[in-house]
Molecule: Bacterial large signal recognition particle RNA
Organism: soil metagenome
RNA sequence: GCGCUAGAUGGGGAGGUAGCGGUGCCCUGUAACCCGCAAUCCGCUAUAGCGGGGUCGAAUUCCCGUUAGCGGUGCCGUUCAUGCGGGGUCUGACUUUUAUGUCGCGGUGUUGACGGUCGGGUCCUUCGCAAUGGAAGCCCAUGAACCCGGUCAGGUUCGGAAGAAAGCAGCCGUAAGUGGGACGAUCCAUGUGCCGGAGGGAAGCCCGGCCAGAGCUGGCGGUAAAAGUAGCGCCCGGGUGGCGGUAUCAAUAACGGGUGCGC
Numbered sequence: 001g002c003g004c005u006a007g008a009u010g011g012g013g014a015g016g017u018a019g020c021g022g023u024g025c026c027c028u029g030u031a032a033c034c035c036g037c038a039a040u041c042c043g044c045u046a047u048a049g050c051g052g053g054g055u056c057g058a059a060u061u062c063c064c065g066u067u068a069g070c071g072g073u074g075c076c077g078u079u080c081a082u083g084c085g086g087g088g089u090c091u092g093a094c095u096u097u098u099a100u101g102u103c104g105c106g107g108u109g110u111u112g113a114c115g116g117u118c119g120g121g122u123c124c125u126u127c128g129c130a131a132u133g134g135a136a137g138c139c140c141a142u143g144a145a146c147c148c149g150g151u152c153a154g155g156u157u158c159g160g161a162a163g164a165a166a167g168c169a170g171c172c173g174u175a176a177g178u179g180g181g182a183c184g185a186u187c188c189a190u191g192u193g194c195c196g197g198a199g200g201g202a203a204g205c206c207c208g209g210c211c212a213g214a215g216c217u218g219g220c221g222g223u224a225a226a227a228g229u230a231g232c233g234c235c236c237g238g239g240u241g242g243c244g245g246u247a248u249c250a251a252u253a254a255c256g257g258g259u260g261c262g263c
Stems, first nucleotide, its partner, number of pairs: 001263004007056003010028004018045005033053005062258007071249007079242004084237004090233001092232001093229008103221003106217003115211008123200006129193002131190005138181005148173004156165003
């Protein structure tokens, strides 16, 4: 120098799998081939994609080691954010109640507070008065086919007659009833009354007189206590993302070493 062979023709992470590799996802990276297969998946079995075709080929490209290391994954956290479930222990927060006048503001008070005392009212019982309503009574009107009254035409009955009797309609009146009026006296009732008399009256409240003379007031805020609530803080648990640490795999790069046969 020529021809060949091993080998190379991207690698890695998670997932998946008994495991390995691939398709799909992600990372890295390029000088890094083509076709067919495949997520309820495809191929294979420790020489762990299969089948077919091409190129390079013992080295810048193959193999091993060391260092750095993109990126991924697992675990951890006195870390940060976010959303979920739960709690009611917290000088938290919020709500309510109570207390506090030697915490602040306000109101009120020498035109007299708080307090004391006296009287009255509010309250209860009873009686009265009034009011309102009702009933009966009173007045007016109306009011009975017959079983109400008076008068009873006609007609009827009795009678020889004189006369007598009952009596419908009509007219007059009346009973119960109906309608209206007036309320003086009567009776009953009352979710009635700035009404009156008598008696009672624990506290409170209101009004007034007297004593006395400076406070009284929780209305607002503050503070304290108690009870409650769970939107927030806080606590407990777990989720997601960031950050930090750690473990592991590791693209790629640098350095070192290794690599067959024939002519």